A computed fold for a 99-nucleotide RNA from Marinobacter sp. C7, annotated as Guanidine-I riboswitch aptamer. Of the family's consensus pairs, 100% are formed in the model.
C1' cells in the first nucleotide's frame, strides 16, 4: 500500500398503518345480532430498524486447550420506487450523494 472477513437468528423498542378484534357514528332488527362508514379512534392482533437495545450462535485471538478468557470497530444520508390489507427508521440501501 492492497486484499479478505466484518455474519445469522430471536426478543423488544422508536416508528407504522388499518386485514382482523375492539371503540365511535348511521341503518336494520327476531334485541341474540347483522350491514355500512371511520385510523387527525387511545388500544389488542399485525409490520418493524445497517447507522436502536438485549440475548443466543458464529467469526477472530490467547491460554494451563474435552474447556476458559478476550474481542466482534466505525457509521451523515435524500428524491423516488416496491410488498403485504395498508403504511413505516421494512426492502431497493453501509444505495445516489456528502465529508
Nucleotide at each position: 500500500c492492497a486484499a479478505a472477513u466484518g455474519g445469522u437468528c430471536a426478543a423488544c423498542u422508536a416508528g407504522g398503518g388499518u386485514u382482523c378484534c375492539g371503540g365511535c357514528c348511521c341503518g336494520c332488527c327476531a334485541a341474540g345480532g347483522c350491514g355500512g362508514g371511520u385510523g387527525a379512534c387511545u388500544g389488542g392482533u399485525c409490520c418493524g430498524a445497517g447507522a436502536g437495545u438485549u440475548g443466543a450462535c458464529g467469526g477472530c485471538c490467547u491460554u494451563u486447550u474435552c474447556a476458559a478468557g478476550g474481542u466482534u470497530a466505525c457509521a451523515c444520508g435524500g428524491c423516488g420506487g416496491g410488498a403485504c390489507a395498508a403504511a413505516a427508521g421494512c426492502c431497493c440501501g453501509g444505495g445516489a450523494g456528502g465529508a
Its mean pLDDT, the model's own confidence on a scale to 100, is 85. The source organism's lineage runs through Bacteria, Pseudomonadota, Gammaproteobacteria, Pseudomonadales and Marinobacter.